[in-house]
RNA sequence: GUCCAGGUAGCUCAGUUGGUAGAGCAUCAGGCUUUUAAUCUGAGGAUCCAGGAUUCAAAACCCUGUCUGGGCA
Numbered sequence: 001g002u003c004c005a006g007g008u009a010g011c012u013c014a015g016u017u018g019g020u021a022g023a024g025c026a027u028c029a030g031g032c033u034u035u036u037a038a039u040c041u042g043a044g045g046a047u048c049c050a051g052g053a054u055u056c057a058a059a060a061c062c063c064u065g066u067c068u069g070g071g072c073a
Base pairs, nucleotide, nucleotide: 001072002071003070004069005068006067007066010025011024012023013022019056027043028042029041030040031039049065050064051063052062
């Protein structure tokens, strides 16, 4: 230089066909327990990398940029 994949919650990741974003772990509160651990229940937490386009509606489709990983050179 060029091609491909990816960027979504504190972390690891889902979200397939466009219809108002979820899981596990972690955090906080409560139950149980003499206490802790374990376990059970609940709560908070992401304007989805940035800008633009399409659409009644975009995490998703299109364009550009940016960052990370990989292939080729």
Molecule: transfer RNA
Organism: Gopherus agassizii